[in-house]
This is a predicted structure of a 348-nucleotide RNA (Bacterial RNase P class A) from a Gammaproteobacteria bacterium. Taxonomically the source falls in Gammaproteobacteria (Bacteria, Pseudomonadati, Pseudomonadota). Of the family's consensus pairs, 98% are formed in the model. The prediction has a mean pLDDT of 78.
RNA sequence: CGAGUUGGCCAGGCAAUCGCUGGCAAGAUUUUUUGUCAGAGGAAAGUCCGGGCUCCAUAGGACAAGGUGCCAGGUAACGCCUGGGGGGCGUGAGCCCACGGAAAGUGCAGCAGAGAGUAGACCGCCACACAUUAAUGCGUGGUAAGGGUGAAAGGGUGUGGUAAGAGCGCACCGCAGGCUUCUGGUAACAGACCUGGCUAGGUAAACCCCACCUGGAGCAAGGCUAAAUAGAAAUCCGUUCGCGUGGUCCGCGCGGGAUUUGGGUAGGCUGCUAGAGACAUUCGGUGACGAAUGCCGUAGAGGAAUGAUUGCCCAAGACAGAACCCGGCUUACAGGCUGACUCAAUCC
Numbered sequence: 001c002g003a004g005u006u007g008g009c010c011a012g013g014c015a016a017u018c019g020c021u022g023g024c025a026a027g028a029u030u031u032u033u034u035g036u037c038a039g040a041g042g043a044a045a046g047u048c049c050g051g052g053c054u055c056c057a058u059a060g061g062a063c064a065a066g067g068u069g070c071c072a073g074g075u076a077a078c079g080c081c082u083g084g085g086g087g088g089c090g091u092g093a094g095c096c097c098a099c100g101g102a103a104a105g106u107g108c109a110g111c112a113g114a115g116a117g118u119a120g121a122c123c124g125c126c127a128c129a130c131a132u133u134a135a136u137g138c139g140u141g142g143u144a145a146g147g148g149u150g151a152a153a154g155g156g157u158g159u160g161g162u163a164a165g166a167g168c169g170c171a172c173c174g175c176a177g178g179c180u181u182c183u184g185g186u187a188a189c190a191g192a193c194c195u196g197g198c199u200a201g202g203u204a205a206a207c208c209c210c211a212c213c214u215g216g217a218g219c220a221a222g223g224c225u226a227a228a229u230a231g232a233a234a235u236c237c238g239u240u241c242g243c244g245u246g247g248u249c250c251g252c253g254c255g256g257g258a259u260u261u262g263g264g265u266a267g268g269c270u271g272c273u274a275g276a277g278a279c280a281u282u283c284g285g286u287g288a289c290g291a292a293u294g295c296c297g298u299a300g301a302g303g304a305a306u307g308a309u310u311g312c313c314c315a316a317g318a319c320a321g322a323a324c325c326c327g328g329c330u331u332a333c334a335g336g337c338u339g340a341c342u343c344a345a346u347c348c
Base pairs, nucleotide, nucleotide: 002343003342004341005340006339007338008337009336010335012313013312014311015310016309017308018307020039021038022037023036024035025034026033027032041319045330046329048328049327050326051325052324053218054217055216056215060250061249062248063247065214066213067212068211069210070084071083072082073081074080085099086097087096088095089094100209101208105207106206107203108202122147123146124143125142126141127140128139130137131136155173156172157171158170159169160168174198175196176195177194178193181192182191183190184189222270223269224268225267232261233260234259235258236257237256241255242254243253244252277296279294280293281292282291283290284289
């Protein structure tokens, strides 16, 4: 000086005028006046997970179904986060992983190829016999080291041996097993040692098996209250039946249930914001995070509140607006500030 990797922060500010929503205070009295304080996000988005809360509800259990899938921690919990192990990518800092089981079973892998999983002899190599002047042809037997096909072909490399070969033997690697071997680690796992010529490929974001987890519906939940009508009509079933917040069965509770036709009404208040809360410091921990102390009061609309104008500063305004509330993940994103680390070049 350049190119990268990874973490944190900001997401316009100040002033004035008018306007909007909520709180508080003081008036005024039938719905307002004045003052003051506060007033959309890092993703408010997607509705993908996990919960808090409300109801079913007096009651549960099993199966089915669904979800997750290395180990250990964190958390209210999770499919999230942190650290580690293994695998892959990268020179590296780092990044990614849908990471249990293929010897329980079923399925799938076109074409090519001799043969694709209790899967082989096409070309070759060797021996013998016959024919042939020779080269060669054919038959019988042996073979899977060499070649070919394919994404993948009966462990790999080397060596000895053989008629030619072959774990046929041997060395190393691989693989399988281990007085529930030894060492390190909580563990996943890593390394070492011993035995064995050896053992049956791939695929489970295919069905499946295994381990763990899971009631349902949702603020349009629910509670209080106002108004209105036709406590209307018909059909079917009814204790050997039916209903009861996903399905099936058992159990429990209740006694009516289902369908169709027709008529009337739907306003107000609440739920609604003080929370698994934010911020700061200290301590513990590799870390996620936890504990203690202090301190703050930080939107609650209801067809949906922060808009308009002017001036200055400036980096020039990207993605984009709360609707019961939190913890995550994913996606979108202009510009700016900043920490640590890696690599290449040059100079000293």